The RNA shown here (c-di-GMP-I-GGC riboswitch aptamer) has 99 nucleotides and comes from a Planctomycetales bacterium. Its mean pLDDT, the model's own confidence on a scale to 100, is 76.

RNA sequence: CUCGAUAACGGCAAACCCGUCGCGAGGCGGGGGCGCAAAGCGCUGGGCUCUUGACUGUCCAAUAGGGGGGGACAGUUUAAGGCUGCCAGGCUACCGAAG
Numbered sequence: 001c002u003c004g005a006u007a008a009c010g011g012c013a014a015a016c017c018c019g020u021c022g023c024g025a026g027g028c029g030g031g032g033g034c035g036c037a038a039a040g041c042g043c044u045g046g047g048c049u050c051u052u053g054a055c056u057g058u059c060c061a062a063u064a065g066g067g068g069g070g071g072a073c074a075g076u077u078u079a080a081g082g083c084u085g086c087c088a089g090g091c092u093a094c095c096g097a098a099g
Stems, first nucleotide, its partner, number of pairs: 002099001003096002011036002016031006034085001040091002043089004047083003051080002053077008
């Protein structure tokens, strides 16, 4: 350096519940503990988003007709967000059996 043990000292904390913030995805705090050897950072790229907005299309309601507006669904977009415990890269780090 690689590697990662029925080792040691320790660490983190999914679902769910409570509180709180946010339009929302979600964030934070407490409980909890499924898991994790980088489940540390969130820097880069991809991915995801049952997020917001914008745009396009179809449909619906309402109307005598038109204008304007509303709702539902599908799609596009990075315009603004969310997720790193989705993947890869980057940076940093405790311990030391075997190989």